A computed fold for a 62-nucleotide RNA from an Elusimicrobiota bacterium, annotated as Fluoride riboswitch aptamer (crcB RNA motif). The model forms 100% of the base pairs in the Rfam consensus. Its Rfam family is "Fluoride riboswitch aptamer (crcB RNA motif)". On this family, see Baker et al., Science 2012: "Widespread genetic switches and toxicity resistance proteins for fluoride". Model confidence (mean pLDDT): 82 of 100. The sequence is in RNAcentral, with records from Ribocentre.
């Protein structure tokens, strides 16, 4: 200086909370997506995934 290994019952996986369960991380894991040189326009979804709850959006019906 360079890998490696514990620290990991931790944290982290584009807004809440709970269970499950998967993947990542030691300053890292992480900070959504198309268009545009730039300014700046557009666009999905509360999950990495399911299941449940809360919020939001749309329909229908009492």
């Nucleotide at each position: 200086g360079g890998g490696u290994c514990g620290u990991a019952c931790g944290g982290c996986g584009a807004u809440g909370g709970a269970g499950u369960u998967c993947g990542c991380c030691a300053c890292a894991a992480c900070c959504g997506c198309c268009c545009g040189c730039g300014g700046g326009g557009g666009c999905u979804g509360a999950u990495g995934a399911c299941u449940c709850c809360u919020a939001c959006c749309g329909a229908a019906a009492a």